[in-house]
c-di-GMP-I riboswitch aptamer from a Frankiales bacterium, 75 nucleotides, folded computationally. The sequence was found by an Rfam model in a public genome assembly. Of the family's consensus pairs, 95% are formed in the model. Its Rfam family is "c-di-GMP-I riboswitch aptamer". About the family: GEMM was predicted in a large-scale screen for bacterial structured RNA regulatory elements.
RNA sequence: GGCCAGAAAAGGCACACCCGCCGUGAGGCGGGGUCGCAAAGCCAGGGGUCCCUCCGGGACAGCCCAGCUUCCUCG
Numbered sequence: 001g002g003c004c005a006g007a008a009a010a011g012g013c014a015c016a017c018c019c020g021c022c023g024u025g026a027g028g029c030g031g032g033g034u035c036g037c038a039a040a041g042c043c044a045g046g047g048g049u050c051c052c053u054c055c056g057g058g059a060c061a062g063c064c065c066a067g068c069u070u071c072c073u074c075g
Stems, first nucleotide, its partner, number of pairs: 004075001005073002012037002017032006035062001041068002045065003048060005
C1' cells in the first nucleotide's frame, strides 16, 4: 500500500414527522428533528418501485447489483 472485518476512538450523515419554498406529480431545496447507517459519500449503467400534461418524458442512490472516492484499527 491492497484486501477482509468492524471492538474502540474522533467525527460524519439524517428515516418518519413539522415549518417554509419549488414542482402537475413522484419528489427536490432550506431549517428543525434523530429511526437508523461502516460508505446512509458520489454516480441513473442494469434491475426495481413511483409520477406525469403518457406510446414518450420524469423521480427515487436510506431498494438491490455494478462503477468511482474515502476516516480509523482490537484484529